[in-house]
């Protein structure tokens, strides 16, 4: 160099045209003397960028950047 794979909440991951979700962790009530469990609620995400196709893309095309495996070079 060349191939496939993957990037989506603070993390682990789903969703694969019709406009974003889970579980964990954060936050506030409740419970308790109090902390831990428990239950209720809520915040968090221009879906790695960038242009394209399409009424419409997190999803599909290019094409860049990152990671991982594997194959080639290694005078």
């Nucleotide at each position: 160099g060349c191939u496939u794979c993957g990037g989506u909440a603070a993390c682990u991951c789903a969703g694969c045209g019709g406009u974003a979700g889970a579980g964990u962790g954060c936050c506030u009530c409740g419970u308790u003397c109090a902390c831990a469990u428990c239950g209720a609620g809520g915040a968090a995400g221009u879906c790695g960028g960038c242009g394209g196709u399409u009424c419409g893309a997190a999803c599909c095309c290019g094409u860049c950047c990152c990671g991982a495996a594997g194959c080639a070079c290694c005078a």